[in-house]
Molecule: transfer RNA
Organism: marine sediment metagenome
RNA sequence: GCGGGUGUGGCAUAAUGGUAAUGCAUCUCCUUGCCAAGGAGAAGAUCGCGAGUUCGAUUCUCGUCACCCGCU
Numbered sequence: 001g002c003g004g005g006u007g008u009g010g011c012a013u014a015a016u017g018g019u020a021a022u023g024c025a026u027c028u029c030c031u032u033g034c035c036a037a038g039g040a041g042a043a044g045a046u047c048g049c050g051a052g053u054u055c056g057a058u059u060c061u062c063g064u065c066a067c068c069c070g071c072u
Stems, first nucleotide, its partner, number of pairs: 001071007010024004018055001026042005048064005
C1' cells in the first nucleotide's frame, strides 16, 4: 500500500428499515440478628464519527477513525 472483519449503557453480547433487548455490574426496597444468596424495582446507550438514500437508518450506501486478520 491492497483486501476482509469488528465497533451498540460500566463489562459481555443480541436485534430488526418502524424508534434499542438480555445477562452481569451499580443504586433503592423486601427477606436475615449481620453478611452472602434470593425476590421486587430503578437509573444508565441519539448504536465509533461525518455525510447520503428513505416518510422513517443501529440496520442500506459513501467517506473517515480505532482495533484485529491476511497479502505484498